Notes: RNAcentral holds the full RNA, with entries from ENA. A computed fold for a 583-nucleotide part of an RNA from a Myxococcota bacterium, annotated as large-subunit ribosomal RNA, domain V. It matches the Rfam family "Bacterial large subunit ribosomal RNA". Rfam links the family to the GO terms structural constituent of ribosome and ribosome. Its mean pLDDT, the model's own confidence on a scale to 100, is 85.

Context: one part of a larger RNA
RNA sequence: CCCGCGACUAGACGGAAAGACCCCGUGCACCUUUACUACAACUUCACGCUGGCCGUCGGCCUUGCAUGUGUAGGAUAGCUGGGAGGCUUUGAAGCUGGGACGCUAGUCUCGGUGGAGCCAACCUUGAAAUACCAGCCUUGUGUGUCUGACGUCCUAACCGCGGCCCGUAAUCCGGGUCCGGGACAGUGUGUGGUGGGUAGUUUGACUGGGGCGGUCGCCUCCUAAAGAGUAACGGAGGCGCACAAAGGUCCACUCAGGCUGAUUGGAAACCAGCCGAAGAGCGCAAAGGCAUAAGUGGGCUUGACUGUGAGACUUACAAGUCGAGCAGGGACGAAAGUCGGUCUUAGUGAUCCGGUGGCACCGUAUGGAAGGGCCAUCGCUCAACGGAUAAAAGGUACGCCGGGGAUAACAGGCUUAUGGCGCCCAAGCGUUCACAGCGACGGCGCCGUUUGGCACCUCGAUGUCGGCUCGUCACAUCCUGGGGGUGAAGCAGCUCCCAAGGGUUCGGCUGUUCGCCGAUUAAAGUGGCACGCGAGCUGGGUUUAGAACGUCGUGAGACAGUUCGGUCCCUAUCUGUCGUGGG
Numbered sequence: 001c002c003c004g005c006g007a008c009u010a011g012a013c014g015g016a017a018a019g020a021c022c023c024c025g026u027g028c029a030c031c032u033u034u035a036c037u038a039c040a041a042c043u044u045c046a047c048g049c050u051g052g053c054c055g056u057c058g059g060c061c062u063u064g065c066a067u068g069u070g071u072a073g074g075a076u077a078g079c080u081g082g083g084a085g086g087c088u089u090u091g092a093a094g095c096u097g098g099g100a101c102g103c104u105a106g107u108c109u110c111g112g113u114g115g116a117g118c119c120a121a122c123c124u125u126g127a128a129a130u131a132c133c134a135g136c137c138u139u140g141u142g143u144g145u146c147u148g149a150c151g152u153c154c155u156a157a158c159c160g161c162g163g164c165c166c167g168u169a170a171u172c173c174g175g176g177u178c179c180g181g182g183a184c185a186g187u188g189u190g191u192g193g194u195g196g197g198u199a200g201u202u203u204g205a206c207u208g209g210g211g212c213g214g215u216c217g218c219c220u221c222c223u224a225a226a227g228a229g230u231a232a233c234g235g236a237g238g239c240g241c242a243c244a245a246a247g248g249u250c251c252a253c254u255c256a257g258g259c260u261g262a263u264u265g266g267a268a269a270c271c272a273g274c275c276g277a278a279g280a281g282c283g284c285a286a287a288g289g290c291a292u293a294a295g296u297g298g299g300c301u302u303g304a305c306u307g308u309g310a311g312a313c314u315u316a317c318a319a320g321u322c323g324a325g326c327a328g329g330g331a332c333g334a335a336a337g338u339c340g341g342u343c344u345u346a347g348u349g350a351u352c353c354g355g356u357g358g359c360a361c362c363g364u365a366u367g368g369a370a371g372g373g374c375c376a377u378c379g380c381u382c383a384a385c386g387g388a389u390a391a392a393a394g395g396u397a398c399g400c401c402g403g404g405g406a407u408a409a410c411a412g413g414c415u416u417a418u419g420g421c422g423c424c425c426a427a428g429c430g431u432u433c434a435c436a437g438c439g440a441c442g443g444c445g446c447c448g449u450u451u452g453g454c455a456c457c458u459c460g461a462u463g464u465c466g467g468c469u470c471g472u473c474a475c476a477u478c479c480u481g482g483g484g485g486u487g488a489a490g491c492a493g494c495u496c497c498c499a500a501g502g503g504u505u506c507g508g509c510u511g512u513u514c515g516c517c518g519a520u521u522a523a524a525g526u527g528g529c530a531c532g533c534g535a536g537c538u539g540g541g542u543u544u545a546g547a548a549c550g551u552c553g554u555g556a557g558a559c560a561g562u563u564c565g566g567u568c569c570c571u572a573u574c575u576g577u578c579g580u581g582g583g
Base pairs, nucleotide, nucleotide: 001583002582003581004580005579006578007577008576010575011574012573014570015569022404023403024402025401027400028399029396030395031394032393035201036200037199038198039197041194042193043192045190046189047188048187049186051154052153054151055150056149057148058147059146061144063142064141065140066139068137078136079135080134081133082132085119086118087117094113095112096111097110098109099108100107101106158181159180160179162178163177164176165175166174167173204216205215206214213233217239218238219237220236221235222234240385241283242342243341247301248300249299250298251297252296253295255279257275258274259273260272261271281290282289284347286345287344288343305328306327307326308325311322312321313320317386330339331338332337353379354378355377356376357375358374359373361372362371411458412456413454414453415452417451419447420446421445422444423443424442428438429437465540466538467537468536470532471529472528473527474526475525478503479502480501481498482497483496484495485494486493505519506518507517508516509515546564547563548562549561550559551558552557
């Protein structure tokens, strides 16, 4: 060096299983509920199957009768019209008895008596005679048709899982008969309600993983790198309107502040003089802008117009923005001219669907109409603001699928804020003395054992705490060894330098690492090795399915809260290591 054999498992991010954790998908399933929407079921009412006689209480209509004091006024004038007469021996006025109404003044009616009169334009009044006729209003009452509600009763529908008889050797069913119930019950159709009982679904996105929080459209500034544009969960603020003048035009004016002066009057009110390019003001955030004013005041007004629009800006689209000029008819101005809202940039919402006004375009043989169209306008915190539907929340540790190392938890990597260790400066402490030993305020490093940040390999799998076993390395050394300083007398210490050869205990509690305690020791070191080591062991903890407590939740369920329980697979091919044999 080559080839074996027997062993061991550190590595081949070993094998197995398209990761179960995590995220993603306008994926799935099941579960919950005061998510949404349906349906079953239950229930309400109407009508049908469904009929009769009464009674009570209503409604419309027909018809008869009655019914109506505000005041002034012989007095309980309902309204309007006609109207100069009407009623009366088929019995007037008056008297008497009964009844009804009543705002107690009277009105109406019935019986008896009585015997020939009673009332009307008259005076008051907005309105003139219930003298008489007609129509109607209010309220009441009677009759009749229709109709409604409620109640009693009935029997013939309908019901009986009541008796008896028959089909019939039959607890089915049917027929008969008796009895009971009875127009109810039941059922059909329509309708209002209740309705996780059942079903189908929804339950947003961004995001230095996800959740929680925050945000989502529009305007202004910075970031923005001197054209435009330009991102972040970068830094700051605003908007979801307002104004009939705060619009148009013509004319006029100049602010804030300061100084001086002046009654009440003061820091500041109003007044006078001077200075005053702008620091004022411009409805509201900011920026740009504005004194020739866009700021302030007054006069007249409605252009806060109708029909259009060359040409541009912006821009993926859809949107958004500017706009001279022309026509019509106007406002202001002597005129030139200006005026199609406001100093400008926010003050907002596509389409569908529907409403309203107008036009008179279509009109299913024709004429109309219904309906539609066109013009104008209205209805969305559709605010997740280019708006999935008119209409929607949750749980899953019982879970499933498709994917992702595009994205978290372990480990590694990068970083080193944090952490550990060291150094510089030296105020101060140390009786005196900065530096025996310490060392403020600060500064500079090293390490890669902490907590983090990042998300770079790995989600077609890199098993995760602790223990056991087996170690190996670093040295920032716990002991043992050598040395310097000492605030080292000695003993014992403190501190620093050198040094990694060897060593570095046994127990109690806890799953613990750690820690506390007990007893020792020369000492009971600090770290790295995937927080060394599960194809070496364990499986107490964490981290499935069961169950319980506390708490949260309406609930399904949930909790770096607790508690009891809970399947740890692999026969070694290669590298490596140990032992051994042959060439």